[in-house]
RNA sequence: GCCGGAAUGGCGGAACAGGCAGACGCCCGGGACUUAAAAUCCCGUGAUGCGAGAGUAUCGUACGGGUUCGAUUCCCGUUUCCGGCA
Numbered sequence: 001g002c003c004g005g006a007a008u009g010g011c012g013g014a015a016c017a018g019g020c021a022g023a024c025g026c027c028c029g030g031g032a033c034u035u036a037a038a039a040u041c042c043c044g045u046g047a048u049g050c051g052a053g054a055g056u057a058u059c060g061u062a063c064g065g066g067u068u069c070g071a072u073u074c075c076c077g078u079u080u081c082c083g084g085c086a
Stems, first nucleotide, its partner, number of pairs: 001085007010026003019069001028044005046059005062078005
């Protein structure tokens, strides 16, 4: 230099023939059980704003564009990592 693959909450990792993003697990917070703890079980958990609260609004899939009514998914460029060829 050329070719191919990957990048998603705090972590691992799903969702793909375009249609509710964050399933499931871990961590973490609260509760139950216990004399107390461990284990187990239940509930919650992307970010920010507003709200006393219940809630509600906006944003969010490496980064920047494009196509589309609609993009994690398709197209173009860039970055980082992995593999192959020379």